[in-house]
RNA sequence: AGAGUUUGAUCAUGGCUCAGGACGAACGCUGGCGGCGUGCCUAACACAUGCAAGUCGAGCGAGAAACUCAUAAACGAGCCUUCGGGCAAGUGAGUGAGCGGAAAGCGGCGGACGGGUGAGUAACGCGUGAGUAAUCUGCCUUGGGGUGGGGGAUAACGCAGAGAAAUCUGCGCUAAUACCGCAUAACACAUAUUUACCGCAUGAUAGAUAUGUCAAAACUCCGGUGCCUUAAGAUGAGCUCGCGUCCGAUUAGUUAGUUGGCGGGGUAACGGCCCACCAAGACCGCGAUCGGUAGCCGGACUGAGAGGUUGAACGGCCACAUUGGGACUGAGACACGGCCCAGACUCCUACGGGAGGCAGCAGUGGGGGAUAUUGCGCAAUGGGGGAAACCCUGACGCAGCAACGCCGCGUGAAGGAAGAAGGUCUUCGGAUUGUAAACUUUUGUCUUUUGGGACGAAGAAGUGACGGUACCAAAGGAGGAAGCCACGGCUAACUACGUGCCAGCAGCCGCGGUAAUACGUAGGUGGCGAGCGUUGUCCGGAAUUACUGGGUGUAAAGGGCGUGUAGGCGGGUAAUCAAGUCAGAUGUGAAAUACCGAGGCUUAACCUCGGGGCUGCAUUUGAAACUGAAUAUCUUGAGUGCAGGAGAGGAAAGCGGAAUUCCUAGUGUAGCGGUGAAAUGCGUAGAUAUUAGGAGGAACACCAGUGGCGAAGGCGGCUUUCUGGACUGUAACUGACGCUGAGGCGCGAAAGCAUGGGGAGCAAACAGGAUUAGAUACCCUGGUAGUCCAUGCUGUAAACGAUGGAUACUAGGUGUAGGGGGUAUCGACUCCCUCUGUGCCGCAGUUAACACAAUAAGUAUCCCACCUGGGGAGUACGGCCGCAAGGUUGAAACUCAAAGGAAUUGACGGGGACCCGCACAAGCAGUGGAGUAUGUGGUUUAAUUCGAAGCAACGCGAAAAACCUUACCAGGGCUUGACAUCCUGCUAACGAAGUAGAAAUACAUUAGGUGCCCUUCGGGGAAAGCAGAGACAGGUGGUGCAUGGUUGUCGUCAGCUCGUGUCGUGAGAUGUUGGGUUAAGUCCCGCAACGAGCGCAACCCCUAUUGUUAGUUGCCAGCAUUCAGGUGGGCACUCUAACGAGACUGCCGAUGAUAAAUCGGAGGAAGGUGGGGAUGAGGUCAAAUCAUCAUGCCCCUUAUGUUCUGGGCUACACACGUACUACAAUGGUCGUUAACAAAGGGAAGCAAAUCCGCGAGGAGGAGCAAAUCCCCAAAAACGGUCUCAGUUCAGAUUGCAGGCUGAAACUCGCCUGUAUGAAGUCGGAAUUGCUAGUAAUCGUAAAUCAGCAUGUUACGGUGAAUACGUUCCCGGGUCUUGUACACACCGCCCGUCACACCAUGAGAGUCGGAAACACCCGAAGCCUGUAGCUUAACCAUAUGGAGAGCGCAGUCGAAGGUGGGUUCGAUAAUUGGGGUGAAGUCGUAACAAGGUAGC
Repeated sequence: AGAGUUUGAUCAUGGCUCAGGACGAACGCUGGCGGCGUGCCUAACACAUGCAAGUCGAGCGAGAAACUCAUAAACGAGCCUUCGGGCAAGUGAGUGAGCGGAAAGCGGCGGACGGGUGAGUAACGCGUGAGUAAUCUGCCUUGGGGUGGGGGAUAACGCAGAGAAAUCUGCGCUAAUACCGCAUAACACAUAUUUACCGCAUGAUAGAUAUGUCAAAACUCCGGUGCCUUAAGAUGAGCUCGCGUCCGAUUAGUUAGUUGGCGGGGUAACGGCCCACCAAGACCGCGAUCGGUAGCCGGACUGAGAGGUUGAACGGCCACAUUGGGACUGAGACACGGCCCAGACUCCUACGGGAGGCAGCAGUGGGGGAUAUUGCGCAAUGGGGGAAACCCUGACGCAGCAACGCCGCGUGAAGGAAGAAGGUCUUCGGAUUGUAAACUUUUGUCUUUUGGGACGAAGAAGUGACGGUACCAAAGGAGGAAGCCACGGCUAACUACGUGCCAGCAGCCGCGGUAAUACGUAGGUGGCGAGCGUUGUCCGGAAUUACUGGGUGUAAAGGGCGUGUAGGCGGGUAAUCAAGUCAGAUGUGAAAUACCGAGGCUUAACCUCGGGGCUGCAUUUGAAACUGAAUAUCUUGAGUGCAGGAGAGGAAAGCGGAAUUCCUAGUGUAGCGGUGAAAUGCGUAGAUAUUAGGAGGAACACCAGUGGCGAAGGCGGCUUUCUGGACUGUAACUGACGCUGAGGCGCGAAAGCAUGGGGAGCAAACAGGAUUAGAUACCCUGGUAGUCCAUGCUGUAAACGAUGGAUACUAGGUGUAGGGGGUAUCGACUCCCUCUGUGCCGCAGUUAACACAAUAAGUAUCCCACCUGGGGAGUACGGCCGCAAGGUUGAAACUCAAAGGAAUUGACGGGGACCCGCACAAGCAGUGGAGUAUGUGGUUUAAUUCGAAGCAACGCGAAAAACCUUACCAGGGCUUGACAUCCUGCUAACGAAGUAGAAAUACAUUAGGUGCCCUUCGGGGAAAGCAGAGACAGGUGGUGCAUGGUUGUCGUCAGCUCGUGUCGUGAGAUGUUGGGUUAAGUCCCGCAACGAGCGCAACCCCUAUUGUUAGUUGCCAGCAUUCAGGUGGGCACUCUAACGAGACUGCCGAUGAUAAAUCGGAGGAAGGUGGGGAUGAGGUCAAAUCAUCAUGCCCCUUAUGUUCUGGGCUACACACGUACUACAAUGGUCGUUAACAAAGGGAAGCAAAUCCGCGAGGAGGAGCAAAUCCCCAAAAACGGUCUCAGUUCAGAUUGCAGGCUGAAACUCGCCUGUAUGAAGUCGGAAUUGCUAGUAAUCGUAAAUCAGCAUGUUACGGUGAAUACGUUCCCGGGUCUUGUACACACCGCCCGUCACACCAUGAGAGUCGGAAACACCCGAAGCCUGUAGCUUAACCAUAUGGAGAGCGCAGUCGAAGGUGGGUUCGAUAAUUGGGGUGAAGUCGUAACAAGGUAGC
C1' cells in the first nucleotide's frame, strides 16, 4: 500500500467481498513446562451451609467455671476401748474470703469505611472550570480558657407471670465517662446602636458599647489519658453556576407550585424546598415536551491523522442493596450484613403467631454458547476498637482450577548417500518423500530422583500463609513432550484415485452433468506452531457521510417558479474598542495507562524510578493587520428622478373575416363516404355536388423568423380602457439601503372535481364495421363526458437547458432582435464603436466520456435545495392538505451481487445509402400430377446393421447387398483364440480317398511326403506346425461434446491482418475511410500516415491462331500402283507432341482531374480476365466422420471376440427427395443409301471376319499389352405410312418360351422373343436449372464389376431464346444509423393466471406491558392540634405548674381498588399487494422505425 467481482472488451460511477489489528470470548481438533495477568458479558433470577464488624474491664454494676486460703456437715484407713464408744491421718458437701475472668447487660467509639453490582438515571448524574459574601465537618494537628458542687433514675439481676416459639409483662434492688438541674464564663452566640474599610450588588471584614443566653466526667500503674468551650488548620461533605455529554420531528407545542414577587415556615445552608396571598408568567425550531436507549469519566481498541467504536480488569465519581414508602440515631445515613410499614416470595408453627433477604467470600439450583475452591493465613499492606498487650478483618496476601490472554523455553545438535526399505506419482527411464531415517559422535534446557535452601521481617530480639516454594549442586538417559489449517483466483502451496449437477464445497467470484489442482481420500507442498482453525463483535481498508476529504447536464442527486421572515454572507476611507484572532504569564488538567530514558526479576511479558506530554478550561498582561461592535464620511453596488423607443407581458369590454357543421329554399340525379382492400354509415322520403339566405360555437391561415415578451406555467385576428416588468440615454437625488433565503405566503400546463351556463368542430368511455388464431387495439363510421365561459377546488408533469440564485474574472469569429453614439459636406443605405437579449462555431480550461466553452459543465466567493447500491417503494403505517380523485412527508422486514452511465468492436433491424450475384426481371427447359427406378422417413419384423438431417441429409458413405461383402437376426461350434510378439516342450511342413454333419468341424489315419543354413555329425539355427502356461490378442462396443487427420459450408465472396508512427485515460481508432474506377482492398488521386504479409491477379494445365523441329502405328497434294494410303514414294497438308510466337488497353479518337479507367475504332485467329480448369485468405457452424485410418478414456474377455449354415439389409397402408420414360405429328413407325465424333478401355482381357439363331446369344478365334487390332455411335438427312385417337402414342403389369453370368438366380440378377397393354392427353399451391458452343436434345465411353446402371464421372454430335433494368424476393460486400443483443434476433424480455415457500400491511376482535390522569381507601412515619390518660430529676405555698409521653384528631402519604382514554407489543378467521423458485399456462408490451416511435 491494495485486491476480487457488473462488460465480448474499456473507462468512470457504485455496491458487495477479502487480506490487518483487537477481544472478559465461545466452539472443533490437538496439548510438554514456567512466569505475569484475567475469569457469570445471560436471570438486579431464587438461595441450603459456613464465614465477611467488631472492640474497650484504663467508663459501670454484676460476675459463671477453674484455682488458693479458712471453716466445716458427712464419711473415715488406723489406734484405743468399759464394746456403749472414744481418738484420729485423710476425703470433703456446704459456707466465707481471695484470685480469676466466661456469657449477658449499661456506657463509649466503630457498624455512613472497606467489599459487591450497574437495575434505575439523558440528569448539575458525569467531565472540566469556577463560586459558596448561602454552608457543615467526629476522630487528627496547633493555640486560648475551663474541669466547682449536687440530684433522680434505669438495664443487668431477683421474684412472679404469659407464650409452642420469637419474645413480653408486673413488682423489687443497683452503678457509671448514662441522664438532669445549679454555679462560673468568653475573643462564643443572639439583638440593638455605631466607626473604619472593602465589594458590581445582596452584603462582608475589623473594632467599640449595651443587654441577654449557654458548659463539663471522670479514670489512673500518678507518668498521663480523657471531658467542656473557643479560634484556626487539615480532611471529608453539602449546595450553586458556565461549557460539554446518544437516537427519533412518522414526538411541535409544553407548563398550574407552573414562572416571579411580598411575608412566613423549614434546613447545616441558598432556594416554590413547603405554605398563605398577589401578579400571569416560564420553556420551545440554537429542538421544549414526549418516546427509545444508556451508569459517566481517566482510559481501552483501531486509525497516518482527523475520527469511529467501547467503558471487562485497575483508578475517580454516581446510583442501588428482594419491590415500594418512611423516618429514627448520629459529625456523617434516610443506612447491603440497623429499625417501622405495605407487597411478592421462602421457611418455622401447638394455627394463636413468628422468622428471612449472598448485586460481600466460597458454594447450590436455574438461565445460557459460556466463566473457577463451600482452600490457607492475618506473616506482609491497609482498616476498626483499645493507653497497650491484643482482638476482629472472605479488605488483603497466597495457594487451587481453566492454553482465557500476553511473554519465555523445550520436544534435541553435528556428521551421515547404498540417495536403503516403505509410501506416492510415472512417459516405466525414473522422480519424490530425502540427510529425512537407520548409523556414528555429542549435549542435558524442561521433565525425573537425591542433597542443600532463601529474600520477602520493618526495629535489638521474636514473628512466614506462600513453602521445603524460588534458586543452587549432583545423577541418569535422546530417553517422557507436535499439532492444526490451507493448497482454483484473491493468497504462499499440486498430483493420483474415488464420485459424476449426485454426494458435497463456498468469504466473494464460483466449483461438481465421466479425464474435478475447487467435493472425499492419499502422497506431496505451503503457513503458523502448544497451539491451529471456525464463529461472533469493533475499528481499518471505505475519500462508501468526504472537518481534514465527495458529489448533483446524461451514473443516485437542483426545489415547478417567485416573493420574502429568521438566519448566513456582504463595497471604499478615517479614527476608537478589544468579542473573535495572535503572543506571554499563572492556576488546573489526580494516580495509573501511552511515549522517551534508566533500573529490578537469567531474558521477555511484568514491575519500579525519572522526564516530557495530556492538543482542554479558567484567570491575567499585551498586540490591533483581518472579522466584529459602535462613530464619521464617500459613491462605483442598489434604488429614485428625467428623456425615449420595442414587445403574442397581464386583466376587461367590443368588433371582424375565412373555414367546419346545422337549418331553409333552389338546381340536379344515383350514388356519396371511407380504406391496404372493404364494410358499418348517409342517400330515390332526393344525399354527395352546387347556388342563395340564415343560425351557432370554437379557433385566429398568410405575416411567422432556433424572432419578441414573461419569474415559471405560458402568451399569437383587430380596437379601446386599466396595468406590471425589462432596455437605452442622462447623471439631478438617496448613500450600502445589498445577495441568498429554512419555515411562511403567492403563482402554477394538461387532466380531474363542484355549481351554473355553453356546445360548431374534435373526442376518453361506449356502439358498430373491418383486421386477426384471438383483437376488449392499431384502421373506418358514429359518439357522450370533456375541450369553451364564470366562480371555486386540485397543486401535479420528461413543470427539461433533465444544468438553483447572485457577483467578478478568463482568446476570438459569425448571425439575429431592441436601443445609443461616431464617420462619410446634407442624407436613405453602408462602415466602425458600444449596451441589453437570443443562436451557432471555436481556443485555453474542465469532463468518465459524450460534451460545455463569456447564456460555462472554466477560475473563485456567498447562500439555499438535494444524493449515498438495485429491488421492495415513492409502497405501508402515522401526521398534514383535499368534496373526491389524490397530493405531501415517508420507512422496515425480506431479497440480489449487481443495477446504472459514457464510449468501443461486432452482430442484428419488418433503418438508410452504394454495389454485386441466373437474386429478381426477360426467356428456354423442367420439378410438383402419371408409371417405374432409387434414397429417406414411418410402420412392420427374429433382424429389417450403422451413419448422414434446412440451405450444406435424402441416385449421400455405397466406383455395384444372390453367397461373400455384413457390421444385423436365428441356430450350430471355438476359448491364448481367425490375427501379432514372447517362453517351454515336441514335431519338418503338408496331406488324398472315406464316415457323421446344413456347414464349420470332428473322426480316421494311413496312402503319400521328408525341404533350407551351419556343423566338431552329438547337434544347433531360421521358418513353419502341434501341445501347454500366462503376459496378451480381439471388438464396425461407447464418447466426433476428449482428439489428430480429412471434408462440407458461407465463397472464388474480397476480404483478413501486422510492424513503425500518430490519435485516444482506455477498449480501440488510423492505415483499410473519402472522390473516382474495377471482376477484385484492381488501380489512380487525396489524406497522419508510411510500409509489409496472407488473399485478388499473374505464374500451371486444356482449348482457339501460327512458326520451328520430328514424321510412325498418323497423313496423301503431286508421281507410280491398288478393291483398299494396301504398297512404293513423300512429309506439302491433316494430325500427333515438344519448344516457341501471339494480346500488352500496345496504337488512334472521345470522355475523365492532364490520373486510374471507360466507350468507340483500327489491325488481328483471338480485345480488354479470349473460353474452361486446377488453385479456397483469416475465420464461422462444439458442422460431418471413433464405421476409411489413427487415437485418449470408459466398457466386454467360454464374449460386445471368432467361425459356419440359413435368413435379413430387397418387408409395405403411407409421406418426401432425386431421376428415368412418357403423354405424341418439331412425333411414332418402316425403308433406303448409308454417313459424320471425341474420349476412353482391353490379357483370368477386348475380340474381328465367317457360320447358326427372329433375338438375347452361341460356335469360331484373325488381330491386339495398342496413334497399328478390337470394343464403335445416335440424333440428323432422304423417301413411304399413320392423321389427333388413350391412337401404329405410351409402355407399366402379368403369362408363356428362352439366353447369359455364377457352386448356387426361390426369397433376390440382367437380357431376348411372343402375348398382355395399366396410369398418363403437359400437371394445384409452390418451386429448380441455365446468359453461348450455354440451355435443350442425341448418343458414346469408363470406374465399380463373375453378373447386374434410369446412378455417377467423363466425351463429343446437333444447337437456340432472352437480359428494358435493379423497384421488389434471396444471398453477399462497403459506409452509415439505432440497440436494453454479445450463446450475438432461433437474441433479449414484460404482465396476468396456476403451484410451493418467505417476510410484511389491513382485520371483527382477544391477550399482555408501560407511563400518566381522575376518584376511593389510606399503613408506617414526620409535622400540626389537643378536650382524655400518664408522668422521677426543675419550680412550688407540695394543691399544683412547667415540660414530656401515651391516646385521639387532621394535612401529607406507599401499596391497593375503580374508571375512561393514550401508547407499545403479541396473536387472529379472512384479505391485500411484495419477494423467491427447474423445464408450467396465456399472449408478445419494451429493446431495431421492435413492426401503432417511446416515455
Predicted 3D model of a 1495-nucleotide RNA (small-subunit ribosomal RNA) from an uncultured rumen bacterium. It matches the Rfam family "Bacterial small subunit ribosomal RNA". The sequence is in RNAcentral, with records from Greengenes.